[in-house]
Context: one part of a larger RNA
Molecule: small-subunit ribosomal RNA, 3' major domain
Organism: metagenome
RNA sequence: UGACGGGGACCCGCACAAGCGGAGGAGCAUGUGGCUUAAUUCGAUGCAACGCGAAGAACCUUACCUGGACUUGACAUAUAGCUGCAUACGACCUGAAAGGGACGUAGCCUUCGAGGGUGCUAUACAGGUGCUGCAUGGCUGUCGUCAGCUCGUGCCGUGAGGUGUUGGGUUAAGUCCCGCAACGAGCGCAACCCCUGUGUUUAGUUGCCAGCACGUAAUGGUGGGAACUCUAAACAGACUGCUUGUGAAAACAAGAGGAAGGUGGGGAUGACGUCAAGUCAGUAUGGUCCUUAUGUCCAGGGCUGCACACGUGCUACAAUGGGUGAUACAAUAGGAAGCCAAGCCGCGAGGUGGAGCAAAUCCUCAAAAUCACCCCCAGUUCGGAUUGGAGUCUGAAACUCGACUCCAUGAAGUUGGAAUCGCUAGUAAAGGCGUAUCAGCUACGACGCCUUGAAUACGUUCCCGGGUCUUGUACA
Repeated sequence: UGACGGGGACCCGCACAAGCGGAGGAGCAUGUGGCUUAAUUCGAUGCAACGCGAAGAACCUUACCUGGACUUGACAUAUAGCUGCAUACGACCUGAAAGGGACGUAGCCUUCGAGGGUGCUAUACAGGUGCUGCAUGGCUGUCGUCAGCUCGUGCCGUGAGGUGUUGGGUUAAGUCCCGCAACGAGCGCAACCCCUGUGUUUAGUUGCCAGCACGUAAUGGUGGGAACUCUAAACAGACUGCUUGUGAAAACAAGAGGAAGGUGGGGAUGACGUCAAGUCAGUAUGGUCCUUAUGUCCAGGGCUGCACACGUGCUACAAUGGGUGAUACAAUAGGAAGCCAAGCCGCGAGGUGGAGCAAAUCCUCAAAAUCACCCCCAGUUCGGAUUGGAGUCUGAAACUCGACUCCAUGAAGUUGGAAUCGCUAGUAAAGGCGUAUCAGCUACGACGCCUUGAAUACGUUCCCGGGUCUUGUACA
């Protein structure tokens, strides 16, 4: 100087407390461990691995296993030699395919120097998801959006180092003020950026329809309008600016006005560093290893196995509910090998059909809520696992191993031990919708969107993590 303390002081955080809802019990989905296996490819392992890499494992992917094949190679560059050979089409044998063998037809370009292209042979080499993340770059996680981390000059100290950065106030903040052997500065904080909340101006089509007409079974459907909503650009607006109080100041408390008030709300943004943290399998890359194989191609299988254990979710155990019928209201976003309307067929998944739309024009578009009726507390009109049968769709192909539909079946489960998680407001909780990946889908996942919409916070004694000062230390 740090680090540590079941030392001290001060402060903060959904850290506790106060509340709401979960998970731990059940069934299923998914990941992991273990076991099994020819193979169950590899990585990730306290927080910070475990719905993680994977925004899609039937084939492919695929790296694994079994078997069959190839060897300048599936791919690149270069050199030498040979070359009417490439290329296109057809067809034969073998084979699971890849591959191997053999054949026919058409048949190179040109500036005529031989060059270019292609194939074969030979050689340099290619290739490796082989190893090392403890050789690395780059990227990422974490402490932590915590308020810290440093430098120049000066001063102090023999020196390591200190001071500044400590102290008194204050703040979300090393934020600001005052003081001070310090005076300044940098990286962080804040602001500048984006979205959202209010208004004005400009602009009105594909969007809108108040007033005026026309018209329809109905609809901004038509004329028209530029008011309103909305769209999308610019600007305004919030600064402790104003008032009062406290204070030396910074600031704090209350208030006014205001759509918004003291960082308005949300996002992006992550200092010096820590963990030899993660990644050689995203790519790059040193070293090392393989080179008729640890490279390459193909078929089939596996990654989906199942006495078990754990994590993360979904569905429930019901009456604030289940069922039947009626009826209302979104936003994000996507669409051409696409989105797919009306109509018709089917109980349904779906089929048929073909209108419109490269889209504020057309298409995909809610559910809880509300109204009426039934159920009457039961393993039930709760719950839907499992199994049998019949189908639909995608795709060469659904056996291993797809999703969905219908009929039948109708398991566990009556609110969950110890222990444990999230959340402070348009939040939690509940409800549905969209997108990426994608032929299809294991999505109950991920990322977004809107609808309905709470309770509680006395407080900081305690648990956890963190910051500043101080103290002890046999630690570095």